[in-house]
A computed fold for a 72-nucleotide RNA from a Patescibacteria group bacterium, annotated as transfer RNA. Its mean pLDDT, the model's own confidence on a scale to 100, is 83. The sequence was found in a public genome assembly. Its Rfam family is "tRNA". The family's RNA type in Rfam is transfer RNA. Gene Ontology term of the family: triplet codon-amino acid adaptor activity.
RNA sequence: GCCGCCUUAGCUCAGUGGUAGAGCAAUGCUUUCGUAAAGCAGAGGUCCCGAGUUCAAAUCUCGGAGGCGGCU
Numbered sequence: 001g002c003c004g005c006c007u008u009a010g011c012u013c014a015g016u017g018g019u020a021g022a023g024c025a026a027u028g029c030u031u032u033c034g035u036a037a038a039g040c041a042g043a044g045g046u047c048c049c050g051a052g053u054u055c056a057a058a059u060c061u062c063g064g065a066g067g068c069g070g071c072u
Base pairs, nucleotide, nucleotide: 001071002070003069004068005067006066007065010024011023012022013021018055027041028040029039030038048064049063050062051061052060
């Protein structure tokens, strides 16, 4: 220098155009003499950034940033 993949909740990841989700963690409650375990509840998001397409974009297109890998 060229090519490919990844970026979504605190962590690990789903979601392939029509209301952003799960597990774990954290918080509160129940239970217990108390703790752990167990059960229940609510909360937590600028979907890496910018632009474009579209009635509508996490999703499609283009550019950029960061990370990983391959080739030279």